[in-house]
Context: one part of a larger RNA
RNA sequence: GGCGUAUGGGGGAUGUCUAGGGUCUCAGAGGCUAUGAAGGACGUGACCAGCUGCGAUAAGUUACGGGGAUCUGCUGAUAAGAAUUGAUCCGUAAAUUUCCGAAUGGGGUAACCCUCCCGUAAGGGACAUUGGCGAACCCGCUGAACUGAAACAUCUAAGUAAGCGGAGGAAGAGAAAACAAGAGUGAUUCCCCAAGUAGUGGCGAGCGAACGGGGAACAGCCCAAACCGAUUUUGUUACGGCAAAGUCGGGGUUGUAGGACUGCAAUAUCGACUUAAAAAAAGAAGCGGAAGCUAACUGGAAAGUUACACGAUAGAGGGUGAUAGUCCCGUAUGCGUAUAGUUUUUAAGCGUAGCAGUAUCCUGAGUACCGCGGGGUCGGAGAAGCCCUGUGGGAAUCUGCCGGCACCAUCCGGUAAGGCUAAAUACUCCUGAGACACCGAUAGUGAACUAGUACUGUGAAGGAAAGAUGAAAAGUAUCUCUAAAAGAGAGGUUAAAUAGAACCUGAAACCAUACGCUU
Numbered sequence: 001g002g003c004g005u006a007u008g009g010g011g012g013a014u015g016u017c018u019a020g021g022g023u024c025u026c027a028g029a030g031g032c033u034a035u036g037a038a039g040g041a042c043g044u045g046a047c048c049a050g051c052u053g054c055g056a057u058a059a060g061u062u063a064c065g066g067g068g069a070u071c072u073g074c075u076g077a078u079a080a081g082a083a084u085u086g087a088u089c090c091g092u093a094a095a096u097u098u099c100c101g102a103a104u105g106g107g108g109u110a111a112c113c114c115u116c117c118c119g120u121a122a123g124g125g126a127c128a129u130u131g132g133c134g135a136a137c138c139c140g141c142u143g144a145a146c147u148g149a150a151a152c153a154u155c156u157a158a159g160u161a162a163g164c165g166g167a168g169g170a171a172g173a174g175a176a177a178a179c180a181a182g183a184g185u186g187a188u189u190c191c192c193c194a195a196g197u198a199g200u201g202g203c204g205a206g207c208g209a210a211c212g213g214g215g216a217a218c219a220g221c222c223c224a225a226a227c228c229g230a231u232u233u234u235g236u237u238a239c240g241g242c243a244a245a246g247u248c249g250g251g252g253u254u255g256u257a258g259g260a261c262u263g264c265a266a267u268a269u270c271g272a273c274u275u276a277a278a279a280a281a282a283g284a285a286g287c288g289g290a291a292g293c294u295a296a297c298u299g300g301a302a303a304g305u306u307a308c309a310c311g312a313u314a315g316a317g318g319g320u321g322a323u324a325g326u327c328c329c330g331u332a333u334g335c336g337u338a339u340a341g342u343u344u345u346u347a348a349g350c351g352u353a354g355c356a357g358u359a360u361c362c363u364g365a366g367u368a369c370c371g372c373g374g375g376g377u378c379g380g381a382g383a384a385g386c387c388c389u390g391u392g393g394g395a396a397u398c399u400g401c402c403g404g405c406a407c408c409a410u411c412c413g414g415u416a417a418g419g420c421u422a423a424a425u426a427c428u429c430c431u432g433a434g435a436c437a438c439c440g441a442u443a444g445u446g447a448a449c450u451a452g453u454a455c456u457g458u459g460a461a462g463g464a465a466a467g468a469u470g471a472a473a474a475g476u477a478u479c480u481c482u483a484a485a486a487g488a489g490a491g492g493u494u495a496a497a498u499a500g501a502a503c504c505u506g507a508a509a510c511c512a513u514a515c516g517c518u519u
Stems, first nucleotide, its partner, number of pairs: 001518009015504001016468002020439002022436007029428002031133002039100003042055003046078001050074002061094006070082003105114003115126004137168001138166005148155001152202001178185002189216005199207002220420003223364001227250010255398001257363004261357004270351002273349008286335003292308001294307004309326002317329003369393008379405001400415005455462002475503001478490004
């Protein structure tokens, strides 16, 4: 020096655990904000650095309700106190709520500075085209590139990402100028099929419907106009009026055309609206809630084993010194309650119907339509309709007008150029309850712990590590060595201290000691 055995050091793998995560389900809620939000700064405790709470009334104040013995948050020490004259705690309502921040008296390098008005003072006021914030979902405007086409330009990616604007609990769409085809359907939305079909396409890569069928959910309405009335203004006037424009009220709302108008008749039905009353269910904190203080044994400890009992509308789950239906919290189940809301019923208000005639009047104009240029649709200019539109031209008025994929005819369907509309659908920052052939501390959120913290960066931004004594602190009294509050030895606690706080288990690398063999 090597190998082996044993015992340690070192290190923190592994095992076990879970306080935290992940993915969902059901229900709720779907907003907050000039009555000052979201988010912060600074304060606030007997001692107080951080977190949490709170705001100069500052880990808190008041009222009501609940609750019933401890309490002064995380925080376990000390001190000083509170509480059955009901504290702490829980729920609801209220008071207070510095400064910054939309920030809003003016300014500003956020949390600071300066001013004016009223008022003796305390205090109040001095912005404004309702502003800002919020996870996704929704609508609109603007709108890429990488990429694919095995290169690349039409094309694709994709109307995606990103930017901007706007709204709601959903949004948008929506009651046929729709589809269809010789038969019919009857607003919209969403799902399944039709179908990777018909198509489209440097006919490449790719893109990709509809009709129709089956489901979910169902709901239909209001204006403009004609006409009537009131009223205002203007013009004109032979002062009687007439005309035009506007406002308000009635009327009226459709394709089998309807309405006005003329004549006749009538008070029913329904409603998604408003108000009031009553009832019901549900509902805050919360309350009751069965059955072994069983015996013996092992053990530090019984919930284990053996034996004998008991309850069960309760054998979900958690805790308790090992594995507990009957020890504790609970569980099944029953009960309780404020405000608001929900549902139902009733009443009132408001809105909502018919028949006949057809002379006249009305039925959405820079619109329909056409040319040129774009976009949407399965449709890339194509034979290219339909829908939207920038630009130019520019109708008709029910004997009207539009569509049925160029165009024409017949036939069929509809009634544009105004508006509203629940449900079925999308999403989850958030609240409650629950689930898991999800993770278990290099995993699972970046974050189980003072985590978007420490730290890095001028900044945008980037971004960690870090869990476990024990059943219970019983956290080692006392003595000794020592310079020692280091460390150690006696000794004590404990089931255990090789569980001693650098604390469960304690692998490997690496280091050491003793012994054996060997060179």

This is a predicted structure of a 519-nucleotide part of an RNA (large-subunit ribosomal RNA, domain I) from a Bacteroidia bacterium. It matches the Rfam family "Bacterial large subunit ribosomal RNA". Rfam links the family to the GO terms structural constituent of ribosome and ribosome.